[in-house]
RNA sequence: GGGCGGUUAGCUCAACUGGCAGAGCGCCUCGCUUACACCGAGGAGGUUGUUGGUUCAAUUCCAUCACCGCCCACCA
Repeated sequence: GGGCGGUUAGCUCAACUGGCAGAGCGCCUCGCUUACACCGAGGAGGUUGUUGGUUCAAUUCCAUCACCGCCCACCA
């Protein structure tokens, strides 16, 4: 330098054909318990990596940049 894949909640990951952003774990509160844990009920937490484009509408499509991973090539 070229190709491919990835970036969504604190972590690991979903989100179908473009149409209300979710799950598990974690966190907080309450119940339960002598207490802790387990368990039960409820709750908080998001500029969907950046910038722009298409569209009535973008996590989703297009471009760009950044970062991560894999493969190939080049130089010394």
Transfer RNA from a Chloroflexota bacterium, 76 nucleotides, folded computationally. Model confidence (mean pLDDT): 82 of 100. Its Rfam family is "tRNA". By type it is a transfer RNA. The same sequence occurs in records of 2 taxa. The RNAcentral record of the sequence draws on ENA and MGnify.